[in-house]
Molecule: Bacterial RNase P class A
RNA sequence: UGAGCAGGACAGGUGGUCGCUGCUGCACAGACGAAAGGGUGCAGGAGAGGAAAGUCCGGGCUUCACAGGGCAGGGUGCCUGAUAACGUCAGGCGGAGGCGACUCCAGAGACAGUGCAACAGAAAUAUACCGCACGUUUUCGUGUAAGGGUGGAAAGGCAGUGUAAGAGACUACCGCCUCGCUGGUAACAGGGAGGGCACAUGUAAACCUCACCCGAAGCAAGGCCAAACAGGAAGCAUAAGGCGGCCCGUCUGCUUCCGGGUAGGCCGCUCGAGCCGUCCGGCGACGGACGGCCUAGAUAGAUGACCACCCGCGACAUAACCCGGCUUAUCGUCCUGCUCAGGGU
Numbered sequence: 001u002g003a004g005c006a007g008g009a010c011a012g013g014u015g016g017u018c019g020c021u022g023c024u025g026c027a028c029a030g031a032c033g034a035a036a037g038g039g040u041g042c043a044g045g046a047g048a049g050g051a052a053a054g055u056c057c058g059g060g061c062u063u064c065a066c067a068g069g070g071c072a073g074g075g076u077g078c079c080u081g082a083u084a085a086c087g088u089c090a091g092g093c094g095g096a097g098g099c100g101a102c103u104c105c106a107g108a109g110a111c112a113g114u115g116c117a118a119c120a121g122a123a124a125u126a127u128a129c130c131g132c133a134c135g136u137u138u139u140c141g142u143g144u145a146a147g148g149g150u151g152g153a154a155a156g157g158c159a160g161u162g163u164a165a166g167a168g169a170c171u172a173c174c175g176c177c178u179c180g181c182u183g184g185u186a187a188c189a190g191g192g193a194g195g196g197c198a199c200a201u202g203u204a205a206a207c208c209u210c211a212c213c214c215g216a217a218g219c220a221a222g223g224c225c226a227a228a229c230a231g232g233a234a235g236c237a238u239a240a241g242g243c244g245g246c247c248c249g250u251c252u253g254c255u256u257c258c259g260g261g262u263a264g265g266c267c268g269c270u271c272g273a274g275c276c277g278u279c280c281g282g283c284g285a286c287g288g289a290c291g292g293c294c295u296a297g298a299u300a301g302a303u304g305a306c307c308a309c310c311c312g313c314g315a316c317a318u319a320a321c322c323c324g325g326c327u328u329a330u331c332g333u334c335c336u337g338c339u340c341a342g343g344g345u
């Protein structure tokens, strides 16, 4: 200098004017409402994100359910740890890719059973098409899986012995299975002995088996106040009317109380597994101690508009109970560490 790998930060800036939503203080009106609650003005201070998004996981919180166990259903799937918890994260193991920094993997079980496997090919879990050998020698029969051909896959691979030709039929090495040993918390790694290789190929994000985990619904959860309006009780009035005429009784009336509850209002609502800094423990995820900080809380839903200057001319996108993750979208700019190649000293 070029090409890359991993991680992190920012997300137009500054000033002015007018608006919008909370909070605090002061003032006004007490004009809205039965009440709960609310209104207006001024000043001060605050006001979206790295993903606020998708709503895909996990937890808090709330209501309901719940002795314990099982079935069904759903999820997860190498090991050890982190955590409130997770399908997340960290460090390892194994496999795959890359010269490398590094990246990717639902990574248990196909000797419990079932299903599926296009086309090609003689045959796809079963087989003799060509070939080889022997017999007969027209043709066919028998043996054979060395070799050829088809296929992703054809009854371990490869070399030799052997044989009529062949074949784990036999032998060495590699692979596989079984049992010990050594190292490691473990996944696993290394090495040893035995088995001649049987289950006979693949597929479990196909059914399934095994192990472990999971109660359901969600802030329109849920709680409180409460006009109207059903219901009940007591008191007053018994004047009038209905129950065919009369009496009793009863209903309609007014007031008060009880209890339910719609509109409406309040709470839940933002101080929290919180953020920042330093130190300590740990490879790390993370944990601990000390100090500092308060950072939207609306309910038809607030962040906008205009002006001036500057640069690179500004992407994806706008909270709605909260938090930890994952995934997806994103104009660009900057920083840190590392790898490879070339050149110079």
Base pairs, nucleotide, nucleotide: 001341002340003339004338005337006336007335008334009333010332012310013309014308015307016306017305018304020047021046023044024043025042026041027040028039032037049316053327054326056325057324058323059322060321061218062217063216064215073214074213075212076211077210078092079091080090081089082088093107094105095104096103097102108209109208113207114206115203116202117201129148130147131144132143133142134141135140156174157173159171160170161169175197176195177194178193179192181190182189183188222267223266224265225264229260231258232257233256234255235254236253240252241251242250243249274293275292276291277290278289279288280287281286311314